[in-house]
RNA sequence: GGAGUUGGCCAGGCAAUCGCGGGUAUUUAGCUUAAGCUAAAUACCGGAGGAAAGUCCGGGCUCCACAGGGCAGGGUGCCAGAUAACGUCUGGGCGGCGCGAGCCGAUGGAAAGUGCCACAGAAAAUAUACCGCCUUUUCCUUUGGAAAAGGUAAGGGUGAAAUGGUGCGGUAAGAGCGCACCGCGCUUAUGGCAACAUAAGUGGCAGGGAAAACCCCACCUGGAGCAAGACCAAAUAGAGAAACAUUUCGCUUUUAAGCGGAAACAUGCGGCCCGUAUGGUUUCUGGGUAGGUUGCUUGAGUUGCACGGUAACGUGUAACCAGAUGAAUGAUUGCUCACGACAGAACCCGGCUUAUCGGCUAACUCCCCCU
Repeated sequence: GGAGUUGGCCAGGCAAUCGCGGGUAUUUAGCUUAAGCUAAAUACCGGAGGAAAGUCCGGGCUCCACAGGGCAGGGUGCCAGAUAACGUCUGGGCGGCGCGAGCCGAUGGAAAGUGCCACAGAAAAUAUACCGCCUUUUCCUUUGGAAAAGGUAAGGGUGAAAUGGUGCGGUAAGAGCGCACCGCGCUUAUGGCAACAUAAGUGGCAGGGAAAACCCCACCUGGAGCAAGACCAAAUAGAGAAACAUUUCGCUUUUAAGCGGAAACAUGCGGCCCGUAUGGUUUCUGGGUAGGUUGCUUGAGUUGCACGGUAACGUGUAACCAGAUGAAUGAUUGCUCACGACAGAACCCGGCUUAUCGGCUAACUCCCCCU
């Protein structure tokens, strides 16, 4: 000097004028049956993101509901940690890619079982002989050729993959047929919390892929959702029709009603069973209201610093904090700049994924040159 890898930060700024919404304080006025709301003036203080997006996960909170057990279904899938929790994150192990810094992994089990591997190829599992190699016999006979029988899977071909690989020996020719090394299975020892790694011994050795196929194993798992819910006020027609379900025992009491228990039935608890709660449940027609308050923003919150930890993170301390409801932060001017992309909260928070102009910054890797 060039080419890369990983992480962090910014998201126009300053000033003036007018404007929008929220909060606090004071004053005034209006609407209304009411709950309550609206407007104006003055002063002060705040007012969209790194993803607010997707709605993919996990929760908080509310209700079902007083609240469970099991099955099915669903989710995760190496080990150890972090966290409220997670399918997230951190650090390791193993595997793959890269010269490297690094990146990626849907990362348990194929010796429990079932199913699948197109086409090509002889043959893809109850495996197999297309070309070939070797031996014997017969016929022809020019090196030799043809046919039959037997042996063979080392060489070649097809394929993503051909049944462990390489080398030596051996054989008629070959083959774990034998040996050495590697691979695979099993056992033991050492190191490590563990996943696992290393070493030694042993066995000729159950052909591979794939479980993002069914399946097996381990762990986890109610549902619905702020349009959840709660309160106040008002109005209507406590309207009409149909179906299902009321059996039995005891007590009180004037008929007959009331109270309590049991059984059955119905409904609710995402599906089923048990269980449990309620005593009515379900369907259709028609009518009234849809106004206001709350939930609504202090949260497992955000950020800075210090300490602990390899890290995720934890502890302490300090500072900070939007709440609209047809939906708030905009317009103009001047200066400046890195000349602004993707893009606007709607109950809240922790993640993941996707989109993205330009700039700044830290560490690391590789190549070239000079000293």
Annotation: The RNA shown here (Bacterial RNase P class A) has 371 nucleotides and comes from a Gammaproteobacteria bacterium. Its Rfam family is "Bacterial RNase P class A". It is annotated as a ribozyme. Rfam describes the family as follows. Ribonuclease P (RNase P) is a ubiquitous endoribonuclease, found in archaea, bacteria and eukarya as well as chloroplasts and mitochondria. Its mean pLDDT, the model's own confidence on a scale to 100, is 76. Of the family's consensus pairs, 98% are formed in the model. The sequence was found by an Rfam model in a public genome assembly.